[in-house]
RNA sequence: AGAGUUUGAUCCUGGCUCAGAAUGAACGCUUGCGCCAUGCUUAACACAUGCAAGUCGAACGGAGUUGUUUAAAGUUUACUUACUUCGGUUUGUAAUCUUUUAGCAAUUUAGUGGCGAACGGGUGAGUAACGCGUAAGUUACCUACCCCUGGGAGAGGGAUACUAACUGGAAACGGUUUUUAAUACCUCGUAUGCUGAGAAGUAAAAGUAACAACGCCUAGGGACGGGCUUGCGUCUGAUUAUUUUCGCUAGUUGGUUGAGGUAAUGGCUCAGCCAAGGUGAUGAUCAGUAGCUGGUCUGAGAGGAUGACCGGCCACACUGGGACUGAGAAACGGCCCAGACUCCUACGGGAGGCAGCAGUGAGGAAUCUUCCGCAAUGGGCGAAAGCCUGACGGAGCAAUGACGCGUGAGGGAUGACCGCCUGUGGGUGUUAAACCUCUUUUCCCGGAGAAGAAGGGUGCGCAAGCAUUUUGACGGUACCCGGGGAAUAAGCAUCGGCUAACUCUGUGCCAGCAGCCGCGGUAAUACAGGGGAUGCUAGUGUUAUUCGGAAUUAUUGGGCGUAAAGGGCCCGUAGGUGGUUUUUCAAGUCUGUUGUGAAAGGACAGGGCUUAACCCUGUGAAAGCGGCGGAAACUGAAGAACUUGAGCGAGGUAGGGGCAGGGGGAAUUCCUAGUGAAGCGGUGAAAUGCAUAGAUAUUAGGAGGAACACCAAUAGCGAAGGCACCCUGCUAGGCCGAAGCUGACACUAAGGGGCGAAACCUAGAGUAGCAAAUGGGAUUAGAGACCCCAGUAGUUCUAGGAGUAAACUAUGGACACCAGGUAUUUACCAUAUUCAAAAAAUAAGGGGAGUACUGAAGUUAACGCAUUGAGUGUCCCGCCUGGGGAGUACGUUCAACUGAAUAAAACUCAAAGGAAUUGACGGGGGCCUGCACAAGCGGUGGAUCAUGUGGUUUAAUUCGAUGCAAAGCGAAGAACCUUACCAGGGCUUGACAUGCCACUUCUACAGCUGAAAGGUUGUAUUUUGUUUGUUACCCUUAGGGGUAUACUUACUUGGUGGACACAGGUGGUGCAUGGCUGUCGUCAGCUCGUGUCGUGAGAUGUCGGGUUAAGUCCUAGAACGAGCGCAACCCUUGUCUAAAGUUGUUUUUCUUUAGAGACUGCCGGUGAUAAACCGGAGGAAGGUGAGGACGACGUCAAGUCAUCAUGCCCCUUAUGUCCUGGGCCACACACGUGAUACAAUGGCCGGGACAAAAAGUAAUAGCUCAAAACCCGGUCUUAGUUCGGAUUGUAAGCUGCAAUUCGCUUACAUGAAGGUGGAAUCGCUAGUAAUCGCCGGUCAGCCACACGGCGGUGAAUAUGUUCCCAGGCCUUGUACACACCGCCCGUCACACCAUGGAAGCUGGCUCAGCCCAAAGACGUUACUUCUAACCUGAGUUUCAGGAUGAGGACGUUGAAUGCGGGGCUAGUAACUAGGGUGAAGUCGUAACAAGGUAGCCGUACUGGAAGGUGCGGCUG
Repeated sequence: AGAGUUUGAUCCUGGCUCAGAAUGAACGCUUGCGCCAUGCUUAACACAUGCAAGUCGAACGGAGUUGUUUAAAGUUUACUUACUUCGGUUUGUAAUCUUUUAGCAAUUUAGUGGCGAACGGGUGAGUAACGCGUAAGUUACCUACCCCUGGGAGAGGGAUACUAACUGGAAACGGUUUUUAAUACCUCGUAUGCUGAGAAGUAAAAGUAACAACGCCUAGGGACGGGCUUGCGUCUGAUUAUUUUCGCUAGUUGGUUGAGGUAAUGGCUCAGCCAAGGUGAUGAUCAGUAGCUGGUCUGAGAGGAUGACCGGCCACACUGGGACUGAGAAACGGCCCAGACUCCUACGGGAGGCAGCAGUGAGGAAUCUUCCGCAAUGGGCGAAAGCCUGACGGAGCAAUGACGCGUGAGGGAUGACCGCCUGUGGGUGUUAAACCUCUUUUCCCGGAGAAGAAGGGUGCGCAAGCAUUUUGACGGUACCCGGGGAAUAAGCAUCGGCUAACUCUGUGCCAGCAGCCGCGGUAAUACAGGGGAUGCUAGUGUUAUUCGGAAUUAUUGGGCGUAAAGGGCCCGUAGGUGGUUUUUCAAGUCUGUUGUGAAAGGACAGGGCUUAACCCUGUGAAAGCGGCGGAAACUGAAGAACUUGAGCGAGGUAGGGGCAGGGGGAAUUCCUAGUGAAGCGGUGAAAUGCAUAGAUAUUAGGAGGAACACCAAUAGCGAAGGCACCCUGCUAGGCCGAAGCUGACACUAAGGGGCGAAACCUAGAGUAGCAAAUGGGAUUAGAGACCCCAGUAGUUCUAGGAGUAAACUAUGGACACCAGGUAUUUACCAUAUUCAAAAAAUAAGGGGAGUACUGAAGUUAACGCAUUGAGUGUCCCGCCUGGGGAGUACGUUCAACUGAAUAAAACUCAAAGGAAUUGACGGGGGCCUGCACAAGCGGUGGAUCAUGUGGUUUAAUUCGAUGCAAAGCGAAGAACCUUACCAGGGCUUGACAUGCCACUUCUACAGCUGAAAGGUUGUAUUUUGUUUGUUACCCUUAGGGGUAUACUUACUUGGUGGACACAGGUGGUGCAUGGCUGUCGUCAGCUCGUGUCGUGAGAUGUCGGGUUAAGUCCUAGAACGAGCGCAACCCUUGUCUAAAGUUGUUUUUCUUUAGAGACUGCCGGUGAUAAACCGGAGGAAGGUGAGGACGACGUCAAGUCAUCAUGCCCCUUAUGUCCUGGGCCACACACGUGAUACAAUGGCCGGGACAAAAAGUAAUAGCUCAAAACCCGGUCUUAGUUCGGAUUGUAAGCUGCAAUUCGCUUACAUGAAGGUGGAAUCGCUAGUAAUCGCCGGUCAGCCACACGGCGGUGAAUAUGUUCCCAGGCCUUGUACACACCGCCCGUCACACCAUGGAAGCUGGCUCAGCCCAAAGACGUUACUUCUAACCUGAGUUUCAGGAUGAGGACGUUGAAUGCGGGGCUAGUAACUAGGGUGAAGUCGUAACAAGGUAGCCGUACUGGAAGGUGCGGCUG
């Protein structure tokens, strides 16, 4: 930083999508460790259990417990004294135990009392607000504990809880009597306070182990914290406002008097009165949504999104209301009331509130332990020790996130095994592994073991302090040391492009993938699996959301002629903007300084954890807001002046500008009359219609309505719509010259007001022509249309309404600047001519105001625009943000109606669109060519037959070819064979190839069986070649050699058998292919290099003017050259020459070879002098002489897998192979190509003449085969015939194993249709058509009338290019590009989806009112209630009265419930409406080409539907 996606390609516009970063995340797969963070985003849903706020005995009276001392009483034991009945009794002492009294010490605490409980902790429901943020104010306020300062604490009093007794209740919880204390409560006195103008009034205290210290009261101040007020900022909707003539507001806004209330201001509240205000398009009110913020995420920034964790503020605590206490609350773990819910109950009543920490259920895609500790930090209480503290410190769980570490390192090639791929050679996974050497982070075992601790206690000390002792949840944790051993540790996603990474197999538009484009229909790098690769890594992918990319809401930083977008036009209000000079001010602006801008976070620097994340310290920065100074250029404000902007007045001037009145002629129609005669009219052609009742035509007269020919234009006027015969009246605006007046008075313009074509509506008038609708006639498959005949609204006028058009220059208005040229309108200036002069006219010129064309710079995506800008700038307004849904629904406003204005969403698509390019196409245009038409000749289509095809049939009728470009085609020969098809019978390494093993060696003949193939039995031995040795025989020079019906070794050839590799396939795919071929088309085209033009696709060249058979040539030209095609070179033929050749002969011939000849070369004319054309001469031939071969780039997925070759797939005792028979020859029918005919230009009979090529053969011709039409003579005489020969019968012949299915020929007999052929259609331009015969290949024969050649005879016509067909070039339009066999519109039918309407039904929110009215507050109370402190009286402990207070009652207010009504909103609904999307449905063909009636816009009518028609408008 960009990329993909609209097209055949291009540029642009424009949307969609991707790559990045992030998260309190979730889900899939996977998972070794540590550290630091984070963890109910949903149901402010309901909660079991435990804990989360207590503390102080140094405030108080009690009640205990322990220890100790004292005293008393008693028990037991020992000793002792006295006595004794010797049992014991008794005195004293000591010890033990028990009880009690008093005190001391320590300790516990139910109650009274004090302080705290308003902090800390949670949550985000509500709230669009002074709630929050920021900056100010408070002379309108409060503040417990804390700090500083001054002063003070005198004298009294009465109660009460606890306790005790009795008593109610299931419980919760009480009741009565009795006793008592205080730092509890009360009175009096005092007072630097408070109130008040003053007089005056009014208000305090508490003590405590009493040294110290702490506490108490009062006053002032501080600090801290809070209350209240204000400026600015703080989401969406105007389909929440009739802005004016009014939306919201009625205690509403302000004031006054009085009262209440508060800490405090205030309509904060109330009563009475006065005024009618207040607020609002700078968005009130209403509705929806939402806690705000420091910050966080993203971004280059500006911005956008967000408000978890941490910090600040606010609000809330089951829902609603309320107060009490208090310094502070309208109080999360307080109270009262109402409501819902849950629990207990003895049914009478009671209890409760996890949005504290854990935890449970529910909801949900989803979020943790009912842990440890107060050791640290902080908080409450306390003098303190200390107690309490789910705050907090820690641990646990979770890859939820950030950060860090590891899963080993080095060596190791026979490149092992194995997997995958393969061109079978190999490649790759792969130094990877094994193996060797080494290390130990991590892990396991053992040892040692922290910091975090400061304080506190005790002792000493006057004190400062010293000494000593003690406190750790985490945790035996971190860290360190030793030992062990590679040991414990890798996954996830992707691999078509974007986007890094490729192959195999399977699947076969199936299964599936997919973020976008898209992939999958038999060779899928896109699905699934395998191998490999790429990316990231203890994670990795997906999903969701935010920002970015997106300049795709554009301040930075976009646009509006044609892509979305200029309002139909004007006037003008608010608002915005505004000419020149000067003075002042200082609001904006700039600048200096100052306050604030909390901390954390972010930036920078440094430091601490082994590093990092994380944490700590410091620095710096900062928009904004406020204060105090300064500057004065610009904007602004105030003052003064100016004239150039603007306007006024006077003068001149053109005009279809407007309104009203009057006048005119031409034409149509109608009426009357005359003449006149049978048609008129209308169309592509007709018909309806009119007409002998006299039309049309023509003459004369009359009536009426509408419109104004020529002039007329590229002209004129108007703001636009629009405006045209002539005259008059009234009236608006423009322009010009001059420069008298005003002195910025200007520009634009939301809202508003006015005007506004045609159609249309209302009322009235009018109605000639035209003419929606309607009727009829045509056309047509239909014709609700186009065409024709009629024809009503309407068109016209008056008065209203409506307010839209392609209301267009598709171009808002104003001002300034920026080359020209040409034409034209208008008036002016000055010159010339005409003229005696003037006027007027004309001509060239000047500077204005218009209207057009062309064009430089500039601009634009391009087209284009270009002083009349779409150029360069300024100001203001309007409008746009992908296509469709839709200018639609709902709502509202306007409108009598139709309707107009405003104006969405769901859903759906990945495009829709603009300009230009190349093609293709057009029932567009121009030029040109062709047997394309025309002019001719002969055919086909009718008949019979032959042949091919379709169809049908069949066991099989093998397969292919299917418009031209299949169909007498593959097939230049289907009876068997061919043959691929069918039936049946056989074979299975095979009919054919190579390799292996065993046996064997060729072969011939015969019998049986069989349809044959084959099967089976037998006979014969004359049996491929070479070789080793033995044997036998023969020969011998005695070394050896030769021979072989013998045996033997090995090989070879052939055969048989066997196992396996394989053979084989006319099986599939011509849409996997090669090769070959057809076709456009023997048409003249198709391209390239360099240059140039264009942003580019592309263009140019190759277009223009001529010419040609030709892109053939010439000329011109931003082109210059070149290539493949054309032409020529090749073959045949026509003339001549030469040579050679064969033959019985001969002249010309003939054959072969080599040459010559023709080139527009020559002459004349035309033409631009060129190319070239026309005519002529010469010549056998004249303008490529004639014919052939030769086929550019490409098109048709054209044809062929059955000529051949070949990938892949398929069959393998069969889809291979052999054989017999059958079929390819079928036959209601249809089509193609041919043959023969229909006759006299003929048939038949007789006679007669002349070829060429080819083939055969020994051959360079000679040999063989040789014509018919034609000529001569005769006959037939127009007839189904002496035409025609099909069909059939008989008899023969030929080929062949075989002639039945299914051959050919001959003779005789038979003698069908057919009398020249409908619509339509084919060939041919000269030795051609037509006509006549001859030959060849294939081949045993032949269904050949085919195909390919050969010669004989031998015409007609072409004035030409209007039309049909095909093609070429140029141009034009296009919505086509699979390219018109294209594209495409609407109804209807079916399915699905979302939406609107809808009788109603069900919720929610809200407004005003009414009924009832809890707790509470306020007020009242003459209530038969109660009442310690104070007062009075009596007068001795109590009573009476009062005051005061409590309670009750009454009144006002008051939440919820209840009642009916209004508004808004959500859900749902029978039925209904249009919309969208779907497969190959139905009907038409509206649009795109002149789309076959040019299209479109507005409007009206009308029709199954697209649509049609009328009126006006536009050119897109």
Molecule: small-subunit ribosomal RNA
Organism: Trebouxia sp. SL0000003